Large-subunit ribosomal RNA, domain IV from Actinomyces lilanjuaniae, 360 nucleotides, folded computationally.

[in-house]
Context: one part of a larger RNA
RNA sequence: UCAUGGUCAAGGAACUCGGCAAAGUGCCCCCGUAACCUCGGGAGAAGGGGGCCCGGGCCCUGAGGCCCCGUCGCGGGCUAGGGGUGAGGGCCGCAGAGACCAGGGAGAAGCGACUGUUUACUAAAAACACAGGUCCGUGCGAAGCCGCAAGGCGAGGUAUACGGACUGACGCCUGCCCGGUGCUGGAAGGUCAAGAGGAGCCCUCAGCCCCCUCUUUUUUGGGGGUGAAGGGCGAGUCCAAGCCCCAGUAAACGGCGGUGGUAACUAUAACCAUCCUAAGGUAGCGAAAUUCCUUGUCGGGUAAGUUCCGACCUGCACGAAUGGCGUAACGACUUCUCCGCUGUCUCGACCAUGAGCUCG
Repeated sequence: UCAUGGUCAAGGAACUCGGCAAAGUGCCCCCGUAACCUCGGGAGAAGGGGGCCCGGGCCCUGAGGCCCCGUCGCGGGCUAGGGGUGAGGGCCGCAGAGACCAGGGAGAAGCGACUGUUUACUAAAAACACAGGUCCGUGCGAAGCCGCAAGGCGAGGUAUACGGACUGACGCCUGCCCGGUGCUGGAAGGUCAAGAGGAGCCCUCAGCCCCCUCUUUUUUGGGGGUGAAGGGCGAGUCCAAGCCCCAGUAAACGGCGGUGGUAACUAUAACCAUCCUAAGGUAGCGAAAUUCCUUGUCGGGUAAGUUCCGACCUGCACGAAUGGCGUAACGACUUCUCCGCUGUCUCGACCAUGAGCUCG
């Protein structure tokens, strides 16, 4: 000096991002316990008193032992012993839950209802799950899923069932917009593929006709014309879904305005005008896990408070199942305050242990 234990005057969080760590609380019995509340809870709330040893008395028990009987029974009585409580008394210590072991408490907010689950090795949470809610699909050889198939799961279930999606106890609620996107329904019209159908066009070609040429004959070569069938191309016409189109649907994806003016102080604007939109944000909440300006302003708490709590509303950029606002209980969650307590600190000191490190 470090590590691990231990003690400390006075103060008591002044430490620090933050009481991190430590200290303190701690068991049993009795008394006594607030707001709030879903009446269960909150509660071990909080806060007090007692605890060693002996112990009259009282209460409980009494398999064992003894006794009783017209009734020998799961009968009755007494009792050794055991347990509980305990007036009162005794004695010792600093101290009687004497060591070990063994809740700190209270108040106010945020988030999540809750018990649970999770990043095996940096995250345990306000994330996931959850009962409950809603929507959509599925009539059974179900939908959905696995598999090429057979087959299987769903389910030896049957709509109070099963699958998918979102939300997330409970309470009060969940507004407006279907123009876009999606989904569902519709089928008159438009568009529309392969296919069907072939008017027609062109090319090819057997044959036939003509010309030239070769040839004693059957003929050879070349050119022109015509040209059936087949092959190639091919308009009109017929034709599905889809798309266009017409409706519905937001607890489907999503969206939910601007400008100017106006009241007899001022300020503000219930009111008016106008532009745009599919419709212009209702209730509730609001400087919020959301507020940039911002340490907004006011109030509370402090001597002093960028945090905290209560308000205000100017919501840069809350808002209603990507749920809104509340909420008792719960939380190794996050934030603020108070009491208790302390070497966290003022401010450091000392002791023990250590073949630690350094020096001698």

Record summary:
The full RNA is in RNAcentral, with records from ENA and SILVA.